The prediction has a mean pLDDT of 78. This is a predicted complex of two RNAs, RNase P RNA and transfer RNA, with 429 nucleotides together. Rfam match: Bacterial RNase P class A. Rfam classes the family as a ribozyme.
[in-house]
This record gives sequence, structure tokens and C1' cells, in this order.
RNA sequence: UGACCGGGCCGGGCAGCCGCGGCGCGUUUUAGCGUCGAGGAAAGUCCGGGCUCCAUAGGGCAGGGCGCUUCGUAACGCGAAGGCGGAGUGAUCCGACGGAAAGUGGCACAGAAACCAUACCGCCGGCGCAAGCCGGUAAGGGUGAAAAGGUGCGGUAAGAGCGCACCAGCGUCAUGGUGACAUGGCGGCUGGCUAAACCCCGCCCGGAGCAAGUCCAAAUAGGGAACCUAUGGCGUGGCCCGCGCCGGUUCCGGGUAGGACGCUUGAGGCGCGCGGUGACGCGCGUCCCAGAGGAAUGGCUGCCGCGGGGACGCGUCCCCGAACAGAACCCGGCUUACAGGCCCGAUCAUCCA
RNA sequence: AGGACUGUAGCUCAAUUGGCAGAGCAGCGGCCUCCAAAGCCGACGGUUGGGGGUUCAAGUCCCUUCAGUCCUGCCA
Repeated sequence: UGACCGGGCCGGGCAGCCGCGGCGCGUUUUAGCGUCGAGGAAAGUCCGGGCUCCAUAGGGCAGGGCGCUUCGUAACGCGAAGGCGGAGUGAUCCGACGGAAAGUGGCACAGAAACCAUACCGCCGGCGCAAGCCGGUAAGGGUGAAAAGGUGCGGUAAGAGCGCACCAGCGUCAUGGUGACAUGGCGGCUGGCUAAACCCCGCCCGGAGCAAGUCCAAAUAGGGAACCUAUGGCGUGGCCCGCGCCGGUUCCGGGUAGGACGCUUGAGGCGCGCGGUGACGCGCGUCCCAGAGGAAUGGCUGCCGCGGGGACGCGUCCCCGAACAGAACCCGGCUUACAGGCCCGAUCAUCCA
Repeated sequence: AGGACUGUAGCUCAAUUGGCAGAGCAGCGGCCUCCAAAGCCGACGGUUGGGGGUUCAAGUCCCUUCAGUCCUGCCA
């Protein structure tokens, strides 16, 4: 210098004037003062919860979710660290990563043969004039994504783990590790893939949702019909048992559409210290940082900051720009969108000293 | 707020249980006709909404994203 990899950050701030919303004070002789005011994704609604109600609410089946190990967390399908496998020269990245020996399926076409498999070509031996027939074989060839573990040597009629050596797989023992696993020794010789196929195993899971719900006020028709009715009906997904209640279900019709709460103090932010590889935890201190209700958080001006361009007196001036995008009960994640940039560290290549 | 479904040729729709993406209409060419219509014959026309993954193989199975349709729902 170039290429590549990982991580963090900005994407605005201050002041004045005017205009809004919340809260507090003052005023109610009536209009003032102070303070706060939209994101890293507020988005998608993909997950997990807090909270509210059913409700006094247990067990099971079906159903659903997750899936290497350990840890973190309120919890998770999330995060951290590690293991194994794969990609890359490397920094690093990716993995829906338990089980095919519980069982049932699938592997089209091609090929002899694709589940407890097979002999098409070939090789060897015997018979035969020949065509051909019988027996052995699975090393070689062909088909295919995949074909009786792989490579090599010996051996054999020709071959084959038939024997041996080195690997892979499987089993077992020892050592290390919390563990997934790793290393080493011994062993016999060993047909595949697929579970984002059904399934098996292990762990987890009540339901509905802020239009959840609580309270107040007002008005009306304490309306009508049908059905079930204790061996019944109902009770927040389905079914069964248990438990509870005594009424319930469906349809038609009428009144009302108002107000307050929930509604922002939290698994909260920031700073410091300690523990931990880390995610994170503990302790101390400090701060209050939107709560609208058809929906506020804005407009103008100036300066500063960030980025780009130009000029020149080299630190001054001028001009331009800012993406994706607006809270609605709250929080922890994931996923998606993003103009223009900045910083830190690492790897590889080349050059210079 | 909660839930269900759809996207395939220019248009309307198929594709069973993963194994060559198909039919009708329209358009094009030919036959027939004086010319047409109708009819008959033929050929063409496809990144299966986009992207990623599983698998030997994906329209189909899984994840994500875009667009569209439908259902339920306040005080009660």
C1' cells in the first nucleotide's frame, strides 16, 4: 500500500422566538413560571415473559415446541464458552448437531442387483469338434448420487480381511475432563443413505389477551320465544377423570357508545468496585429520562459538531448534504430495512528502512 | 388484536404420496372458403412471487421476505 476478517460508534447538539402535550407551583382580580418530551431498529408480530381475568384449579391422553455439552437468564426457539464436522493460505465463518441395532416407510430412471440383495460383462476350473453346459468368484469393468470399508503387499486354480501393515468404522479397557469428547492399548473383520419421512428417546408447555381487565355514572324492556333441565347443564382450545356451581344454551328485540383507572418507578438507566475466559452476577452511589386518546414531541433563525466538494494566505473562507424511518401496557431476544461515514484490532500478499 | 388461505404460460385453473411442470381460452402458421366465421391440424409460449436451506432430485418439505383475500372481535 492492497485485499480480506472481527468488533464498536455517529446518523445530531446548543441558544432565541413562536406553536403544542404531560407533570409541578401559582392564579382563578384568568394567565404566568419551571421542567420533561419519538428509535437502533419504535418495523415484522417470529419467540419468551411481566401484568390482568377465567379461578377454588389437580392429573392424564391427544397436541405443540426444543434437541452436541456445560453455563447465563425472570424465561426462551435467545446469549456465552467449549466439543465434533465442514469451508478458507489465514484471521475467521457455517452447522434444525439425540437415535437408522425399537419398528414401519422411501432411494424414481439406469443397472444383474437398492434390504435380511444380486451375478450383466469379465476371471478361473471341468465337459464338449463347436455352439454351449456345470461349478467357483465378487479383486477388475459397466450403470448410478450411492453397489459386500479404503490403500498396498502376500497368498490363491482365479479371487476374497483369506493373512499382514497403515487408516476409517464398531466394541472394550485405562488416563484426562463437570461434560460433549480427546489420547493410548487390545480385539475380531465390518454392507449404505434418508428422521426439515412417520416414528423412538430426553426436556419443556393451562387458556385468553390492554379492544386483558377494575370502578363510577346514565338510559332502557327485571322484554319475548325455543330447547336441555340433577342419570342434567355449565365452568377460557379438544377428550377423559377429579373438583366447583345450580341453572344453562340458542335466536329475536330494546337501551347505551359517557367518564376515571389500568398508563409508566422498571427483571430501569448511568458511574465505580469485586468475582468470572465470557455471557453475566453481587455491592455501593446517583438519576427519574414521553404517556397521547383521531392521537403532542413541530416551524423559523444563528452557531457548533459530523460528512463531501472547491479556493487559498496552511488554517481560514465559501457551498452542499444527512439514509431506514414515528412511541400507544411494559420488558428480554430474533429477523428485516438503512444514504454517507468514523474508530480499534487481527490475517494474507507486496514494497521500503 | 387474534386466526385461516392464496401466489404456476398473456388469462382461468390442474399437478395424487418429492422423480419429464399439464389442460382450456387467447395469440401465430396451415387446411377449408369468393372472403370470413365455425371446424380440423400443427408449432411456440414457464427463473412455479423473491431469497436461502434439506435431499441424488423440490411446484410439493423447512426458514425468511413481498403482495393479496377472507373470518372473528369494544362498553356488553